[in-house]
RNA sequence: CCGUAGCUCAGUUGGAUAGAGUGUCGGCCUCCGACGCCGAAGGUCAUGGGUUCGAAUCCCCUCGGGU
Numbered sequence: 001c002c003g004u005a006g007c008u009c010a011g012u013u014g015g016a017u018a019g020a021g022u023g024u025c026g027g028c029c030u031c032c033g034a035c036g037c038c039g040a041a042g043g044u045c046a047u048g049g050g051u052u053c054g055a056a057u058c059c060c061c062u063c064g065g066g067u
Stems, first nucleotide, its partner, number of pairs: 001065003006022004015053001024040005046062001048060003
């Protein structure tokens, strides 16, 4: 300094249902695939506690990773 979906990441002024790309699955398409298009599933936001009407976001402990 970092920890958010299987992977790579955004979200950092505290506020709406937590998102994107990629991957996976299904459908369309095709002789079959790929590409393309449509849709779906997938998250205790590392862990525990605190502040607050409200926390991924602020504070503290712990765990893990990097320098």